A computed fold for a 61-nucleotide RNA from Ancylobacter dichloromethanicus, annotated as Fluoride riboswitch aptamer (crcB RNA motif).
Lineage of the source: Bacteria > Pseudomonadati > Alphaproteobacteria > Xanthobacteraceae > Ancylobacter.
Its mean pLDDT, the model's own confidence on a scale to 100, is 81.
It was read from a public genome assembly, where an Rfam model found it.
[in-house]
RNA sequence: GUUCGCAACGGGAAUGGAGUCUCCCAUCAAAUGCCGAAAGGCUGAUGACUCCUACUGCGAC
Numbered sequence: 001g002u003u004c005g006c007a008a009c010g011g012g013a014a015u016g017g018a019g020u021c022u023c024c025c026a027u028c029a030a031a032u033g034c035c036g037a038a039a040g041g042c043u044g045a046u047g048a049c050u051c052c053u054a055c056u057g058c059g060a061c
Stems, first nucleotide, its partner, number of pairs: 010025004016052006033042003
């Protein structure tokens, strides 16, 4: 220096926050949605569940 393994700490899972669970990554990493040649267009605040915030639709008062 390289490779492999283990452990600790940590990071990540297309738009905000928190908890739980699951998965991924080991820093040149995991992750950074889809359609379209382009112009432009479409869905969703979750990986899943619950709560809060924002947004959208419908109805009632």